[in-house]
Context: one part of a larger RNA
RNA sequence: UGACGGGGGCCCGCACAAGCGGUGGAGCAUGUGGUUUAAUUCGAUGCAACGCGAAGAACCUUACCUGCCCUUGACAUCCUCGGAACCUUCCAGAGAUGGUUGGGUGCCUUCGGGAACCGAGAGACAGGUGCUGCAUGGCUGUCGUCAGCUCGUGUCGUGAGAUGUUGGGUUAAGUCCCGUAACGAGCGCAACCCUCGUCUUCAGUUGCCAGCGGUUCGGCCGGGCACUCUGGGGAAACUGCCGGUGAUAAGCCGGAGGAAGGCGGGGAUGGCGUCAAGUCCUCAUGGCCCUUAUGGGCUGGGCUACACACGGGCUACAAUGGCCGGUACAAAGGGUUGCAAACCCGCGAGGGGAAGCUAAUCCCACAAAGCCGGUCGUAGUCCGGAUCGGAGUCUGCAACUCGACUCCGUGAAGUCGGAAUCGCUAGUAAUCGCGGAUCAGCACGCCGCGGUGAAUACGUUCCCGGGCCUUGUACA
Numbered sequence: 001u002g003a004c005g006g007g008g009g010c011c012c013g014c015a016c017a018a019g020c021g022g023u024g025g026a027g028c029a030u031g032u033g034g035u036u037u038a039a040u041u042c043g044a045u046g047c048a049a050c051g052c053g054a055a056g057a058a059c060c061u062u063a064c065c066u067g068c069c070c071u072u073g074a075c076a077u078c079c080u081c082g083g084a085a086c087c088u089u090c091c092a093g094a095g096a097u098g099g100u101u102g103g104g105u106g107c108c109u110u111c112g113g114g115a116a117c118c119g120a121g122a123g124a125c126a127g128g129u130g131c132u133g134c135a136u137g138g139c140u141g142u143c144g145u146c147a148g149c150u151c152g153u154g155u156c157g158u159g160a161g162a163u164g165u166u167g168g169g170u171u172a173a174g175u176c177c178c179g180u181a182a183c184g185a186g187c188g189c190a191a192c193c194c195u196c197g198u199c200u201u202c203a204g205u206u207g208c209c210a211g212c213g214g215u216u217c218g219g220c221c222g223g224g225c226a227c228u229c230u231g232g233g234g235a236a237a238c239u240g241c242c243g244g245u246g247a248u249a250a251g252c253c254g255g256a257g258g259a260a261g262g263c264g265g266g267g268a269u270g271g272c273g274u275c276a277a278g279u280c281c282u283c284a285u286g287g288c289c290c291u292u293a294u295g296g297g298c299u300g301g302g303c304u305a306c307a308c309a310c311g312g313g314c315u316a317c318a319a320u321g322g323c324c325g326g327u328a329c330a331a332a333g334g335g336u337u338g339c340a341a342a343c344c345c346g347c348g349a350g351g352g353g354a355a356g357c358u359a360a361u362c363c364c365a366c367a368a369a370g371c372c373g374g375u376c377g378u379a380g381u382c383c384g385g386a387u388c389g390g391a392g393u394c395u396g397c398a399a400c401u402c403g404a405c406u407c408c409g410u411g412a413a414g415u416c417g418g419a420a421u422c423g424c425u426a427g428u429a430a431u432c433g434c435g436g437a438u439c440a441g442c443a444c445g446c447c448g449c450g451g452u453g454a455a456u457a458c459g460u461u462c463c464c465g466g467g468c469c470u471u472g473u474a475c476a
Stems, first nucleotide, its partner, number of pairs: 001476002003473003007470007015460002019424005026315003030311004034306002042053002064301002067298004073125001077124002079121005086103002090099003107114002127290002130288003136284002138279003141275001143273001148187006154163003167178003193267004198235007207225001212222003238261001241255005317417001321376007333364003338357002343352003383414001388409007430452007
């Protein structure tokens, strides 16, 4: 100087408390451990691994296993020889591959040849998701959006170092004020960026009977941009004003005006560093190792195994509910190897059909909870839907291992969950549906969008994490 303390003081954070909803019990889907296996490829492992790398394992992916094959090799550069390239028939084979048939003869040329491409050969080399994240770059997690981390000069100390950065107030903040052997400065904080909330301006093939006319009643047509909206520009909030308080300071409390206050809500943004944290399976890269194989091709299998154990989820156990009928209101997105309407067929998944749309103009697309009416009457039930039987649809070369969905039948566990444990402070929790990426197909996961919309916070003693000062130390 730090670190640590079941030392002290001050202060924060959904840290506790207050409150609401969950997890832990059940079934299923999913990840992991374990076990099994020819293989169940590899990595991630307290917080900070476990719906994680996977924003899509039937083949492919694929790195694993079995078997069958290849070696200058699927890929790059160089040399020699031959052939244009390329298209195509048949045979063997699981395929890779091997054999075979026909067509085709191009471009440039000082005619020797050359360029692209294909085949054969020799070697120099290729190749490796093989090892080492304790050799590394890059990227990332984490403490932590926490308020800290440092430097120059000066001063003090033999020195390590201290001071500044401590102190009195204040703040979300090393934020600001005052004091002060310090005076300044840098990286952080804040602001500048994006978005939501108010108004205004500009622009109108979206919107509007707002006012007029027409109407097969649909902004449908004429017509108009006023309103809604879309998207550019601008304004607006600064403790600016008033009162109180405070050291006449910074600030704090209340009020006015205002769409909005006292960092308005949300996002992006992560200082010096810590964990020899994570990643050599994104990529790059040192060293080591394999080179008829630890490289390469293919078939089939595996990653989907199942006595068990754990994590994060979905659906429930019902009556503020289930079912049936009627009826209303979104936002944000996606769509031309795509989205697909009307109409017809099918109980349905879906099929037929093709209008329109490169999309504020068409489509996906009926939002659902809600509201109105009816039914069920506390029952393992008209709750719940697992499991299994049968019949189908779609994608795809192909759904046996191992896809999703539909219909009929079957109807399991489950009556609110032990010890324990998680999230959330407002348009949040809870609840309801919608979209997107990936993607042929496949979502209860992930990323977004809107609808409905709470309860509670006395307080900081205690648990957890953290900041500043101080104290002890046999620790560094």

Small-subunit ribosomal RNA, 3' major domain from an uncultured prokaryote, 476 nucleotides, folded computationally. The coordinates come from a structure-prediction model, not an experiment, and the mean pLDDT is 88.